């Protein structure tokens, strides 16, 4: 001098899952019934999983056990099932400490 690889910021992509009732309120009408159209709160049962969290575990540390450390695999407790936000991860760039060379 130092690159993959870590690590922080930025920034682009970034999936899954609903149905039913019940009240409002705006539309449609000369007005009312209506129309189920739209928006908003509530209920019941349903369903998702890639934030988080929780468990198990190939596998890793150790001479061996014990510990411990680990999934996008599980549970779904938080979350989410219209838009949005959010999202594991993966690209891009900018920066930090270095290895190895």
């Nucleotide at each position: 001098u130092g690159a993959c690889a870590c690590c922080g910021c930025g920034c682009g992509g970034g999936a899954g899952a609903g149905c039913u009732c019940c009240g409002g309120c705006a539309g449609g009408u000369c007005g009312c019934c209506c129309c189920g159209u739209g928006c908003c709160g509530g209920a019941g049962c349903g369903c998702c999983g890639a934030a988080g969290g929780g468990g198990c575990a190939a596998c890793u540390c150790c001479u061996c056990c014990c510990c411990g450390g680990a999934a996008c695999c599980u549970c779904u407790c938080a979350g989410g099932c219209g838009c949005a936000a959010g999202g594991a991860c993966c690209a891009c760039g900018c920066g930090g400490g270095a290895c190895a060379g």

Model confidence (mean pLDDT): 77 of 100. Predicted 3D model of a 101-nucleotide RNA (Glycine riboswitch aptamer) from a Nocardioidaceae bacterium. The source organism's lineage runs through Bacteria, Bacillati, Actinomycetota, Actinomycetes and Nocardioidaceae. The sequence was found by an Rfam model in a public genome assembly.